[in-house]
Molecule: small-subunit ribosomal RNA
Organism: Patescibacteria group bacterium
RNA sequence: AGAGUUUGAUCCUGGCUCAGAGUGAACGCUAGCGGUGCGCCUAACACAUGCAAGUCGAGCGGUAAUAUUUUCUAGCUUGCUAGAAAAUAUGAGAGCGGCGAACGGGUGAGUAACACGUUGGAACCUACCCCGAACUCAGGGAUAACACACCGAAAGGUGUGCUAAUACCGGAUAGUCUCGUAAGAGUAAAGAUUUUUCGGUUCGGGAGGGGCCUGCGGCUUAUCAGCUUGUUGGUAGGGUAAAAGCCUACCAAGGCUAUGACGAGUAACUGGUCUGAGAGGACGACCAGUCAGAAUGGGACUGAGACACGGCCCAUACUCCUACGGGAGGCAGCAGUGAGGAAUCUUCCGCAAUGGGCGAAAGCCUGACGGAGCGACACCGCGUGAAGGAUGAAACCCUUUUCGGGCGUAAACUUCUGUUCUGAGGGAACAAAUUUUUGAGGGUACCUCAGGAGAAAGCACCGGCUAAUUCCGUGCCAGCAGCCGCGGUAAGACGGAAGGUGCAAGCGUUACUCGGAAUUACUGGGCGUAAAGCGUCUGUAGGCGUUCUAUUAAGUCUGGCGUUAAAGCGCAGAGCUCAACUCUGCGUACGUGCUGGAAACUGGUGGAAUUGAGCAACUCAGAGGCACCUGGAAUGCUGUGUGUAGGGGUAAUAUCCGUUGAUACACAGUGGAACGCUAAAAGCGAAAGCAGGGUGCUGGGGGUUAGCUGACGCUCAGAGACGAAAGCGUGGGUAGCGAACGGGAUUAGAUACCCCGGUAGUCCACGCCCUAAACGAUGCGUGCUCGAUGUGGGGGAACGUUCGAUCGAUCCUCCGUGUCUAAGCUAACGCGGUAAGCACGCCGCCUGGGGAGUACGGCCGCAAGGUUAAAACUCAAAGGAAUAGACGGGGACCCACACAAGCGGUGGAGCAUGGGGUUUAAUUCGAUAAUAAGCGGGGCACCUCACCCGGAUUUGACAUCUUAGGAAUUUUCUAGAAAUAGACGAGUGCCGCAAGGAACCUAAUGACAGGCGCUGCACGGUCGUCGUCAGCUCGUGCCUUGAGGUGUGUUGUUAAGUCAAUGAACGAGCGCAACCCUCAUCCUGUGUUAAUUUCCCACAGGAGACUGCCGGCUCCAAGUCGGAGGAAGGUGAGGAUGACGUCAGAUCAGCGUGGCCCUUACAUCCGGGGCGACACCCAUGCUACAAUGGCCAGUACAGCGGGCAGCCAAGCCGUAAGGCGGAGCGAAUCCCUUAAAGCUGGCCCAAGUUCGGAUCGAAGGCUGAAACUCGCCUUCGUGAAGUUGGAAUCGCUAGUAACCGUGAAUCAGCCAUGUCACGGUGAAUAUGUUCCUGGGUCUUGUACUCACCGCCCGUCAAGUCAUGAAAGGUAGAAGCACCCUAAGCACCUUUAUCCGCCUCGGCGGAGGGGUACCACGGUGAAGCUACUGAUUGGGACUAAGUCGUAACAAGGUAUCCGUAGGAGAACCUGCGGAUG
Repeated sequence: AGAGUUUGAUCCUGGCUCAGAGUGAACGCUAGCGGUGCGCCUAACACAUGCAAGUCGAGCGGUAAUAUUUUCUAGCUUGCUAGAAAAUAUGAGAGCGGCGAACGGGUGAGUAACACGUUGGAACCUACCCCGAACUCAGGGAUAACACACCGAAAGGUGUGCUAAUACCGGAUAGUCUCGUAAGAGUAAAGAUUUUUCGGUUCGGGAGGGGCCUGCGGCUUAUCAGCUUGUUGGUAGGGUAAAAGCCUACCAAGGCUAUGACGAGUAACUGGUCUGAGAGGACGACCAGUCAGAAUGGGACUGAGACACGGCCCAUACUCCUACGGGAGGCAGCAGUGAGGAAUCUUCCGCAAUGGGCGAAAGCCUGACGGAGCGACACCGCGUGAAGGAUGAAACCCUUUUCGGGCGUAAACUUCUGUUCUGAGGGAACAAAUUUUUGAGGGUACCUCAGGAGAAAGCACCGGCUAAUUCCGUGCCAGCAGCCGCGGUAAGACGGAAGGUGCAAGCGUUACUCGGAAUUACUGGGCGUAAAGCGUCUGUAGGCGUUCUAUUAAGUCUGGCGUUAAAGCGCAGAGCUCAACUCUGCGUACGUGCUGGAAACUGGUGGAAUUGAGCAACUCAGAGGCACCUGGAAUGCUGUGUGUAGGGGUAAUAUCCGUUGAUACACAGUGGAACGCUAAAAGCGAAAGCAGGGUGCUGGGGGUUAGCUGACGCUCAGAGACGAAAGCGUGGGUAGCGAACGGGAUUAGAUACCCCGGUAGUCCACGCCCUAAACGAUGCGUGCUCGAUGUGGGGGAACGUUCGAUCGAUCCUCCGUGUCUAAGCUAACGCGGUAAGCACGCCGCCUGGGGAGUACGGCCGCAAGGUUAAAACUCAAAGGAAUAGACGGGGACCCACACAAGCGGUGGAGCAUGGGGUUUAAUUCGAUAAUAAGCGGGGCACCUCACCCGGAUUUGACAUCUUAGGAAUUUUCUAGAAAUAGACGAGUGCCGCAAGGAACCUAAUGACAGGCGCUGCACGGUCGUCGUCAGCUCGUGCCUUGAGGUGUGUUGUUAAGUCAAUGAACGAGCGCAACCCUCAUCCUGUGUUAAUUUCCCACAGGAGACUGCCGGCUCCAAGUCGGAGGAAGGUGAGGAUGACGUCAGAUCAGCGUGGCCCUUACAUCCGGGGCGACACCCAUGCUACAAUGGCCAGUACAGCGGGCAGCCAAGCCGUAAGGCGGAGCGAAUCCCUUAAAGCUGGCCCAAGUUCGGAUCGAAGGCUGAAACUCGCCUUCGUGAAGUUGGAAUCGCUAGUAACCGUGAAUCAGCCAUGUCACGGUGAAUAUGUUCCUGGGUCUUGUACUCACCGCCCGUCAAGUCAUGAAAGGUAGAAGCACCCUAAGCACCUUUAUCCGCCUCGGCGGAGGGGUACCACGGUGAAGCUACUGAUUGGGACUAAGUCGUAACAAGGUAUCCGUAGGAGAACCUGCGGAUG
């Protein structure tokens, strides 16, 4: 400090995610030791048991008991036991009394508050402590304890009687104190102790503590906007320790609030802690300060202090005891239990230290505290060994070399060390300011010795981010995942293993906080198009504000004093062996009070100024507004006339109008709405908006002048006004247009687009609505910052013109309105004096997409609806600009048998062949738009053969190696369908001197063979296609932030990215062309064939054609048009040749090959069958349908090729196929080999024929072991469909199409009508590029990039999830009104009875009754919050559901916005608006 993720790629915007640090944590795996800290975050839930606040006998009455002494009595074992009494000492338990119990400890429910933090203050209190002053006199009556009696289960209580005090009471004294102007009145005490001392009362002061008031500060919410009646103030009274509406009565009507009152939600606050560079953000465990509550609610008493955690009273809930009558209790003290929960400890030791209470003290008490225990919960430290050691051991893992590599100095082994550990010995500090006593921790820390490498390593990760990789298994399964994303048979991403990386007694995961996030932006962001400028203006509060001067000192700056607790933090040092930890010293911000100073800036006050602003005068332009009056053109309607059959409408129709006379034409009338030309990037207005003409009223603006005022200004939350269209209300009006609606078309449908009608509406008046793509998608104001050029309105200068007003053109200037552009800005596009530049002031708005501008609530509205405005849930994107492609029912240019112009076909028939389908035991397999289908296959009877049935073999039919034996080979016979098996014979080979070797056969063994088994989506090679289309790229330079562009563009030209000119390009490569082959002309040479000096033919070599020449055109050029010559002319014709790439195109069955699979079978052999099936469909062909023909007879002319297991002549036989025959030829010599169409002559005469030949019958021929399934040919007979072929579709531009025959490969033969070659005869047409198809270049739009066979919208159907509404229901909180009213304080009343006092009749009290206040409780009405609710609304999500095709291209009706109506749905239509 950044990184991943939107895209084909890029830049930007923007969210999501990660790496860091932290925690009172939890969970998983693992675990050696020590130190220091920390340890119920949840139920302020309920609590068994023990302890946590007592102490004082030197306040008091007094006692059990013990000890000692003395006396008495009894028993008697005469010195012992028991009892009694007294004295002394100690003194349990209980009681009266004093002090303490209001501290300490625990918790954070409540509280948004003077509760806390900080600052200042005045009207107060203060036990114990300190200082000072004074006093401490003399008395009295009770009461608990105790005793007796009684009640009760208990808790406890009642009565009678006795007694003490530092308990209580009155009296005296009263400097001070209180009241009072004063006189005067009133008020106190306590004693204890052996010494000494300790107390008591009053007053004054101090210290520390507390109460009260106050400025400032710190949460969310406006979908909480008004709140308040003791409320705000006053007077009087009461009340308190004390100010005060703190309380009461009366008077006044105030007080708070947009700087957020009131309400709601949440929350103890702070020092500080975590994070961060900081500013900030989050938090408030432990430690420290403050506050609050103590089961819940209320209340007072006592006291210096409480409205009291371990006190009291009452109410409520809960728990416990009970004899059912009644009682008891409060762990948010320390331990501990249950419950809740992911989760948080011992019912420990000690008062030795520190501190607290009481006491004169000793001392007692102290779960405060000091310690120990449990827990890797955190931080810190240490260890699990060190050095040497390569036969680089074995195992394990990887491996194409089967070589090697890794684990790895790791181990073994040798030599050491001893932290930790174990044992033994020694052994602290903590303890003294204090004389004695006293150590829980603890025989702990620590030291010494001995022993022994022994007892001590795991966890996570290894696709990228992110350090670290291979093998096996799995096969979109199982699973992983923080984000992107992995997994569908070769997974570095799942699981295991090996290896590696990181951290380490821990490591990971989860949760939460800050950071990264400049992603709320003060530091430090934005708003034309990404989210974001209110539709516009006026203007209040507020914010900001010209020049000069004087003054002030609020802001500001600064000095001093005070405060800002300690701890923490920083620096330095010290103590625990170090560190964590602890201690010491110094420092420290922000804030704030008082005080002194400065006066530039901001503010205040006074004075002055004129440039901002305004006024005035003169003048100018204008669809600015409102009202009234008025005009012509056109549409419709009405009337009259002319006139006759159509009109209207559309792409084409139809509905519609018309013989009752339309349309058309003419004239006249009526009515409503809108205003042609002028007219413009023009003008005016705040915007919406404004257009015939005239009149009246009226607003604003510009210029000039410089007379007046003297900062009067800018912006503007709330507020107010205006605000297109549509829409609403009332009343008018209605010509045209025209949602809805009706009809006609179109269509698969057509609730649309088109057509015919047509109602609201559009118009007017008045009143609402208040929204638009209300847009410049750009808030208002002010200043500053190059130029160029239009245009509207003013002013000025000189010039021309005119007698002059004027007019014209030029320049300067102000205001408006446009275009282009510099700098600058911008992600880019673009903006650029009318800024989106540079600045200032103020306002509004934004913070990922969807959900949603929706729900709920509020306000407004007659309604429609508007405005304000969320959340759950869900996604990892959504988006802007630009780039390269692809695409478009976008554009421009160009090409191609692409169309057109032609010729001939296919599609109909029969047959052949191939394919699909079906069938079958099998009908083997592959190829499937173009780019499969007479294709692989250029030859399926067996073989081929891969398929089926049956029969056989298992190291194999074939290769290599090992061992043993044998030559190999083979006749004949038997069984069998054959493979095969058996038998009998024949046969002993070749090389070598020898040993032996080579080849072959048999048997055995295992390595292996074998596989047309799978994967063409693992591959090589080869091929098809776009396409013989003209394209595809690179180096350097240049442009751009970048993808990328330029070059390769533009213009001309070409078949061509062919060439040229020009241009930030200059060059180059693969393609094009040329080089190669064949053909056409000529020449030269050679010459096999029977011959031929010419010629012809064959072979070899050469010449020739290059826009070279002439003319026109082109800016030049490239080139093109025409011409000459020439066999050939502009690429002469044909072929071979196929750029970068596309289609995961085809082929594992031609071959090769990775991986997987089979191994007595998925291998191999044999016989037979099948690949030839047949309702049907398709493709490619052949033959035809006839007279440009068929048949018969005669007759003419080729070229390419092939031939020895071959081609086969002559001759003879046969109707023929063919047979016999055998000459010739390994071929320019012989043969195949008669070419056919053609030509000549004849017949046929328009018909299912003398066309056509399918099919079938018979007889033959040939090949071959074999012709049944299943060959070809011949002859005779038979004689089907078919009379030119629907929609649609194919080929061809010249020696081409068409027609005609010939040859060859494969091959025994042939299913060949196929394929590949060869020649013969030999046309027609092209005006052209509108259209169809394909392609190229440029341009444009794009929401496409798997690239239009794209993308994508909505209803419906299914599942899941969250949420709104809903008759209601349940629960809760807070308030209001009323009722009831416990305890309690206060007050009123009463006092028969009881108590006290005294002057004996009264006073006071207990008790009784009542009043006011009031907790709990009850009732009522209305609202709020949460949950729930039949049903219902939309929303989100979900590999392959339905219907359409709304959007993206002109998306096929341009899209979108507002509004209204309609419709299964996307949507359609009307009106106005925007251009995105």